[in-house]
Predicted 3D model of an 89-nucleotide RNA (SAM riboswitch aptamer (S box leader)) from a mouse gut metagenome. The model forms 97% of the base pairs in the Rfam consensus. The prediction has a mean pLDDT of 83.
RNA sequence: CUUAUCAAGAGUGACGGAGGGAUCGGCCCGAUGAAGUCCGGCAACCUGCUUUCGGCAAGGUGCUAAAUCCGACGGAAACGAAAGAUGAG
Numbered sequence: 001c002u003u004a005u006c007a008a009g010a011g012u013g014a015c016g017g018a019g020g021g022a023u024c025g026g027c028c029c030g031a032u033g034a035a036g037u038c039c040g041g042c043a044a045c046c047u048g049c050u051u052u053c054g055g056c057a058a059g060g061u062g063c064u065a066a067a068u069c070c071g072a073c074g075g076a077a078a079c080g081a082a083a084g085a086u087g088a089g
Stems, first nucleotide, its partner, number of pairs: 001089006011039001013038003019029003023072004040064003045060002047057004068083001073080002
């Protein structure tokens, strides 16, 4: 850069010790324990198996509060775009 997806799913664990939810505004989460690491789990994409409109596995990567938490630009709204995230190329 191209392309697909982003309302499903997943922790009463251990260590840790104050932040976290991309940015800005809001609104939230957090000492009844944030980030991070480990373990566990999930199964969208790749991969493998299969009786191939489907199912299973969990090797790669990813994910594991809230719709990508909501809004941001256009639109009366539905919705679309932009930006972001993840996979594949």